[in-house]
Context: one part of a larger RNA
RNA sequence: UGGUGUUGAAGGAACUAGGCAAAUUGCCCCCGUAACUUCGGGAGAAGGGGGCCCUCGCGUUGGGCAACCAGCGCGGGGGGGCACAGACCAGGGGGUGGCGACUGUUUACUAAAAACACAGGGCUCUGCGAAGUCGCAAGACGACGUAUAGGGUCUGACGCCUGCCCGGUGCCGGAAGGUUAAGAGGAGAGGUGAGAGCCUUGAAUCGAAGCCCCGGUAAACGGCGGCCGUAACUAUAACGGUCCUAAGGUAGCGAAAUUCCUUGUCGGGUAAGUUCCGACCUGCACGAAUGGCGUAACGACUUCCCCGCUGUCUCCAACACCAACUCA
Numbered sequence: 001u002g003g004u005g006u007u008g009a010a011g012g013a014a015c016u017a018g019g020c021a022a023a024u025u026g027c028c029c030c031c032g033u034a035a036c037u038u039c040g041g042g043a044g045a046a047g048g049g050g051g052c053c054c055u056c057g058c059g060u061u062g063g064g065c066a067a068c069c070a071g072c073g074c075g076g077g078g079g080g081g082c083a084c085a086g087a088c089c090a091g092g093g094g095g096u097g098g099c100g101a102c103u104g105u106u107u108a109c110u111a112a113a114a115a116c117a118c119a120g121g122g123c124u125c126u127g128c129g130a131a132g133u134c135g136c137a138a139g140a141c142g143a144c145g146u147a148u149a150g151g152g153u154c155u156g157a158c159g160c161c162u163g164c165c166c167g168g169u170g171c172c173g174g175a176a177g178g179u180u181a182a183g184a185g186g187a188g189a190g191g192u193g194a195g196a197g198c199c200u201u202g203a204a205u206c207g208a209a210g211c212c213c214c215g216g217u218a219a220a221c222g223g224c225g226g227c228c229g230u231a232a233c234u235a236u237a238a239c240g241g242u243c244c245u246a247a248g249g250u251a252g253c254g255a256a257a258u259u260c261c262u263u264g265u266c267g268g269g270u271a272a273g274u275u276c277c278g279a280c281c282u283g284c285a286c287g288a289a290u291g292g293c294g295u296a297a298c299g300a301c302u303u304c305c306c307c308g309c310u311g312u313c314u315c316c317a318a319c320a321c322c323a324a325c326u327c328a
Base pairs, nucleotide, nucleotide: 001323002322003321004320005319006318007317008316010314011313014312019309027051028050029049030048031047036041038157052079053078054077055076056075057074058073059072060071061070062069063068080084092307093306094305095304097302098301099299100298104116105115120155121154122153123152124151125150126149132141133140134139158294159293160292161291163224164223165222168221169220170217171216172215173214174213177212178211179210183206184205188201189200190199191198192197225243226242227241228240229239252286253283264280265279266278267277268276
């Protein structure tokens, strides 16, 4: 000097990105427990009190013929210690947002999470030699299943809901029409030949799916405007005009895990708050199953605040052991 421990005056988070680490709490019994809530919970909420030993009395349970043995409970009196769950072991607590309903799963060796999964919801395919998947095939899985089944895909408990657009792309439907391959068809034309013929070429016309075309479909991929004017202060614009579009963002939410300007403005908390909470709405660039908004419970998640507690700190010190170092 470092490491691992132990202790610490006064203060008590002033430390720090952040209470990281440490400390506090810790068991049993009794009392007592809020908001909120899906009435289960939240709850060990929180917050209090008691606990050792001796002795007396009372009640009571089981066993036993009984003597008695083994317990449980209540009340009275007394004793000792710094300390009575005497060591070890053994929850700190509360409030408030965000995200995800939950228990689970994950990057074997830097990420455990708001990521994945999940019950629940929707769309869609599949009538069975099913669809789908593997295989050249035979064959196999699906399934010794049969639409309350199986596959694909999105969403993700629950509650309230899920608006408008089918112009583009996709998918589905459409006995017409257009286009159209092979093929059918052969008007004609050419070569050759004495001819019969052989060879070549070939217009109409008839020919599938696909595409065009006509419809449907958004819990399919996706999309969801601009400018100008207007009210008896001002400001603002319920109202009007105009252009464009397939349609111009509904409910709800909103400086948000989304807000650039921005430390927006106001309120709260602090002596002082780029964070936090509540509002406002000017949403650079929220928005409804790439789900919207809520939500009790849950979380080694994450934000902020408070109580308790502490060597995290003011500001370091001592002690024990282990290393380093010096000497042998």
About this RNA: The part of an RNA shown here (large-subunit ribosomal RNA, domain IV) has 328 nucleotides and comes from Roseospira visakhapatnamensis. Its mean pLDDT, the model's own confidence on a scale to 100, is 90. RNAcentral holds the full RNA, with entries from ENA and Rfam. It matches the Rfam family "Bacterial large subunit ribosomal RNA". Gene Ontology terms of the family: structural constituent of ribosome and ribosome.